[in-house]
Context: one part of a larger RNA
RNA sequence: CUGGGCGUAAAGGGCGCGUAGGCGGCGUAGUAAGUCAUGUGUGAAAUCCCUCGGCUCAACCGAGGACGUGCAUGUGAAACUGCUGCACUUGAGUGCCAGAGGGGGAAGCGGAAUUCCAUGUGUAGGAGUGAAAUCCGUAGAUAUAUGGAGGAACACCGGUGGCGAAGGCGGCUUCCUGGCUGGACACUGACGUUGAUGCGCGAAAGCGUGGGGAGCAAACAGGAUUAGAUACCCUGGUAGUCCACGCCGUAAACGAUGAAUACUAGACGUUGGGGGAAUUAACGCCCUCAGUGUCGCAGCUAACGCAUUAAGUAUUCCGCCUGGGGAGUACGGUCGCAAGAUUAAAACUC
Numbered sequence: 001c002u003g004g005g006c007g008u009a010a011a012g013g014g015c016g017c018g019u020a021g022g023c024g025g026c027g028u029a030g031u032a033a034g035u036c037a038u039g040u041g042u043g044a045a046a047u048c049c050c051u052c053g054g055c056u057c058a059a060c061c062g063a064g065g066a067c068g069u070g071c072a073u074g075u076g077a078a079a080c081u082g083c084u085g086c087a088c089u090u091g092a093g094u095g096c097c098a099g100a101g102g103g104g105g106a107a108g109c110g111g112a113a114u115u116c117c118a119u120g121u122g123u124a125g126g127a128g129u130g131a132a133a134u135c136c137g138u139a140g141a142u143a144u145a146u147g148g149a150g151g152a153a154c155a156c157c158g159g160u161g162g163c164g165a166a167g168g169c170g171g172c173u174u175c176c177u178g179g180c181u182g183g184a185c186a187c188u189g190a191c192g193u194u195g196a197u198g199c200g201c202g203a204a205a206g207c208g209u210g211g212g213g214a215g216c217a218a219a220c221a222g223g224a225u226u227a228g229a230u231a232c233c234c235u236g237g238u239a240g241u242c243c244a245c246g247c248c249g250u251a252a253a254c255g256a257u258g259a260a261u262a263c264u265a266g267a268c269g270u271u272g273g274g275g276g277a278a279u280u281a282a283c284g285c286c287c288u289c290a291g292u293g294u295c296g297c298a299g300c301u302a303a304c305g306c307a308u309u310a311a312g313u314a315u316u317c318c319g320c321c322u323g324g325g326g327a328g329u330a331c332g333g334u335c336g337c338a339a340g341a342u343u344a345a346a347a348c349u350c
Base pairs, nucleotide, nucleotide: 004321005320006319007304008303012318014201015200016199017198021194022193023192025088027086028085029084030083031082033081034080035077036076037075038074039073040072041071042070049065050064051063052062053061054060091191092188093187094186095185096183097182102177103176104175105174107173108172109171110154115149116148117147118146119145120144121143125136126135162169163168206247207246208245209244210243211242215241216240220236221235222234223233258317259316260315261314262313263312266295267294268293269292270291271290272289273288274287275286276285299306300305323350324349325348332343333342334341335340
């Protein structure tokens, strides 16, 4: 390289946008680059293959023929690919009406709870545990009542419910704003799909500057436990957790399952929309579209299992794998303030 693979054995990029490139709907006309047919030239000799001949045979040698997948060029074909023109509507998109949700900003607003402060009542305990102790409390705690401060999170509703490409998103109001879906018509007319490089987004932790700091809580301190206890348990407690701006760019970033399209038995639920018959209406029933679940046939799978949301049947494109360790390491490059990230070996060894 070919081949074979990527849910769990090695292997799907964390996710999107999109450049080059790859691939690409239906009809018709032309062209003839690819493609196909045929002719000509060339494709040195030797070698290989066939026939004949010469050394007594053979190896070897001589003669003739064939082959020479290729290249160039002439003529022709026009189904397919390409190119050009015209045309189409099923793919894709736009307009109109309707429904529902997410994210960001600002100002607030809301109630519950924790903590703290002030004051009142009140008196000896409270807290904590397996049991204790450290700890708080006669300088009046815990409890209780009123008032105040401040930060963070939004119980119930809440649901294999919804939305988003992924990360992720839950109190209320307002502003800005992206996308999906259904319905009926109209329009554009292949405008599509995938996507190396690139660009952007990207939980938590961490970093920089400035704020904020109620609760929680790495580190740390103390008390226990223990043979020891740098832990598990307890009392405290700083970074951090929160906000603004800027970095970082990683996760079991998981459905451990790339994206797109088409096809292939069903059953039952659920979310959102549309239609239908009957009905006073509702519930319910039937059909249908888009999601989201459970089960299950064919088929697939090493098995487990997957099964119209495929891991089935096919096509297109990208990414990735090639025994274990060494190692996602060293060196070098790129990026970063740093932490480190990314790209990525070899010796050696089993």
Small-subunit ribosomal RNA, central domain from a metagenome, 350 nucleotides, folded computationally. RNAcentral holds the full RNA, with entries from SILVA. The coordinates come from a structure-prediction model, not an experiment, and the mean pLDDT is 84.